[in-house]
Molecule: transfer RNA
Organism: Oligoflexia bacterium
Formats: sequence, C1' cells, structure tokens
RNA sequence: GCGCAAGUGGUGGAAUUGGUAUACACGUACGUUUGAGGGGCGUAUGCCUUACGGCUUGAGGGUUCGAGUCCCUCCUUGCGCA
Repeated sequence: GCGCAAGUGGUGGAAUUGGUAUACACGUACGUUUGAGGGGCGUAUGCCUUACGGCUUGAGGGUUCGAGUCCCUCCUUGCGCA
C1' cells in the first nucleotide's frame, strides 16, 4: 500500500427484516440479613435537567416518515496479502 472484520452505558454484551437504544450479566450505591465480614435477598443504576423535557451507538456527512442497522469519507484496533 491492498483486502476483510470490529467499534453500543463503568465492564462484557443483546437489539430478528430499517420501527420503544442500552435486554441480560457483571460492577456500583442504598436497604435487609450477620456480633462482624463474606455470601444471599430487595430496590435503584446511560448523560443533562428541580421538573417538564432534551441528548446519546468511534467522528463527520447522506438516504429515509424513521438509521445501532443502508451509502460515502475519515479515525482506531485486529487478521490476511504483497
């Protein structure tokens, strides 16, 4: 240099054919249980906001009524070829 794959909350990882983004698990916080810790159980947990509401899928653009998903450019990582 060329080709292919991947990038989603704090972490892993779903999201079927373009139609409620963050299911589920871990972690964390609080409560409960314990003499205490661990473990178990319950509730909450993307971001901003008092609230209403708004925003968010590596970055930027496009198509569409509607994009994590399709198209283009770029960035990063991995694999292959030379």